[in-house]
RNA sequence: AGAGCAAAUCAGUCUAUCGCUUUUUUAAAGAGGAAAGUCCGGACAGCAUAGAGUAUCACACUUCCUAACGGGAAGGUCCAUUUAUGGAACAGACAGUGCCGCAGAAAAUAUACUUCCAGUAAUUCAUUAUUGGUAAAGGUGAAAUGGUGGGGUAAGAGCUCACCGCAUUUUUGGUGACAGAAAUGGCAUGGUAAACCUUGUGAGCUGCAAGACCAAGUAUAUCGAGAAUUGAGGGUUACUCGCCCAAUCUCGAAGGGUAGGUUGCUAGAUUCUAAUCGUGAGGUUAGGGCAAGAUAAAUGAUAGACAGUCAAAUUGUUAUUCAAUGAGAUGUACAGAAUCCGGCUUAUGAUUUGCUCUUUUU
Numbered sequence: 001a002g003a004g005c006a007a008a009u010c011a012g013u014c015u016a017u018c019g020c021u022u023u024u025u026u027a028a029a030g031a032g033g034a035a036a037g038u039c040c041g042g043a044c045a046g047c048a049u050a051g052a053g054u055a056u057c058a059c060a061c062u063u064c065c066u067a068a069c070g071g072g073a074a075g076g077u078c079c080a081u082u083u084a085u086g087g088a089a090c091a092g093a094c095a096g097u098g099c100c101g102c103a104g105a106a107a108a109u110a111u112a113c114u115u116c117c118a119g120u121a122a123u124u125c126a127u128u129a130u131u132g133g134u135a136a137a138g139g140u141g142a143a144a145u146g147g148u149g150g151g152g153u154a155a156g157a158g159c160u161c162a163c164c165g166c167a168u169u170u171u172u173g174g175u176g177a178c179a180g181a182a183a184u185g186g187c188a189u190g191g192u193a194a195a196c197c198u199u200g201u202g203a204g205c206u207g208c209a210a211g212a213c214c215a216a217g218u219a220u221a222u223c224g225a226g227a228a229u230u231g232a233g234g235g236u237u238a239c240u241c242g243c244c245c246a247a248u249c250u251c252g253a254a255g256g257g258u259a260g261g262u263u264g265c266u267a268g269a270u271u272c273u274a275a276u277c278g279u280g281a282g283g284u285u286a287g288g289g290c291a292a293g294a295u296a297a298a299u300g301a302u303a304g305a306c307a308g309u310c311a312a313a314u315u316g317u318u319a320u321u322c323a324a325u326g327a328g329a330u331g332u333a334c335a336g337a338a339u340c341c342g343g344c345u346u347a348u349g350a351u352u353u354g355c356u357c358u359u360u361u362u
Base pairs, nucleotide, nucleotide: 001358002357003356004355005354006353007352008351009350010349012306013305014304015303016302017301018300020030021029022028023027032334036345037344039343040342041341042340043339044207045206046205047204051241052240053239054238055237056203057202058201059200060199061075062074063073064072065071076090077088078087079086080085091198092197096196097195098192099191100190113138114137116133117132118131119130120129121128122127146164147163148162149161150160151159165187166185167184168183169182170181171180172179173178211263212262213261214260222253223252224251225250226249233245234244235243270289271288272287273286274285275284276283277282308330309329310328313325314324315323316322
C1' cells in the first nucleotide's frame, strides 16, 4: 500500500419568524435504531380449565442468562477456509419399513469382469478349453466386508508383525458435552431420519377493533327449526369419550334502533450514575430521573449559521507518501409512534477499534 474478518458508537446543534398537538398554560414538552416485517416469546384483558385415548405442530450437543422464547453467552464435536473467522441439515441407524438412478461382476445376510497362481488336456511353442485357489493389483462409482509399510505365500489374504483405527475393561482432567492414558483382543453387518419412523420436552382460544362505564334511542313485534336435567347449543390445540356452563333458551331468516362520549392510554420484567460479583450474557446494592399520547390521526415549514463530509491551492521538503492550513461545494442515508415490552430478520449513511493474508521499502 492492497485485499479481507470481527466488533462498537452516532443518526445532528443553535437562533429568528410563522403553524399544529398536549400539559401542571404566557412556560415546558412533542416520532426510531430500526418505529418496518407481523416471524417468535410474553405482560395485560375477557371466556374456560378434569382428565383419558388417538392425532397435529414446534424444538432437540453441554452448561448458564432471562418473565419467557425457535432468543442470548460461553464451551464441545464435525464441516468450510492459507488465515483472521464462519456454519450446523449436532437425540436415535442393533425397534421396524423404505431408498442408494446410470455405471459396475457385485450396493448390505451385496461379489469375481479383467488380472494373478496351480493342476489336467490339446498343441500352431505360445495360445485355447476346463477344474481348483485368490480378493492383493486394475476397472466402475458419491460410496465396494479397516488403512500404510515390512515379512510370508504357488499366487494372495490380519496369514504374521509395527503403527494408526475399532471393540471391551480400568483410570486421569472437567459441573458437563467431551478430551487424554494404559491393558487385552486380529477385531469393524455401509450410507441415508431436510425419507417414513422412534424417543424426550412443550403447545387453551381471542386479541386494545381485547375489555369496562355513561348518555340517547327502538320492536317484550313477525316467521321457521331445535330443546326441558334422559341437555339443543357453547367451552377445554383438532377429533372421540368424559367433565363443566346453560332454560323462555339456542340457531337461522326478514326487519327496527344506535354507531356519541369517557376509560383502557403510558410509572414500567423502566431509565441514568457509582460501587461490586461473574470469562461472558447478566446479577446485587445505593442514589437520582419521569421523557409524545394523537383518534382520520399533531410532532412541521422558511431563513441564517455551526458541527460533520468531500476538497483546489499552499507549507513542512526537491519528489512520492504522510501531516498542517482550508478557496469552494454540501448540509448528508433508510425512513414515520397508535396497548406495551424482550428478541429475530430486512433497509441504510458516517466514524472508530482490534485482528489476518499478500507485496514493497527501511
The RNA shown here (Bacterial RNase P class A) has 362 nucleotides and comes from an uncultured Flavobacteriales bacterium. The prediction has a mean pLDDT of 77.